[in-house]
Molecule: transfer RNA
Organism: Candidatus Hermodarchaeota archaeon
RNA sequence: GCGGAGUUGGCGGAGCGGUAACGCGCUGGACUCGAGAUCCAGUGACCUUCGUGGUCGCAAGGGUUCAAAUCCCUUACUCCGCGCCA
Numbered sequence: 001g002c003g004g005a006g007u008u009g010g011c012g013g014a015g016c017g018g019u020a021a022c023g024c025g026c027u028g029g030a031c032u033c034g035a036g037a038u039c040c041a042g043u044g045a046c047c048u049u050c051g052u053g054g055u056c057g058c059a060a061g062g063g064u065u066c067a068a069a070u071c072c073c074u075u076a077c078u079c080c081g082c083g084c085c086a
Base pairs, nucleotide, nucleotide: 001082002081003080004079005078006077007076010024011023012022018066025043026042027041028040029039030038044056045055046054047053059075060074061073062072063071
């Protein structure tokens, strides 16, 4: 340099045009003398009149579309293969 794969909460990891799963962890509760295990609930961010509310968010920036994590372009980074190497 060329080709390919990838980048999503604290971590792992789904999703493949129409509201971002699940597990671990964490937080609260139950149980216990206490803890562990187990069970129940919650767990992206900000705003909020706190409501079954609003806005935003998928590496970064643009584009297409009524609608984008998902399609297109550019860039960055990680991994794999190939090539070159005075």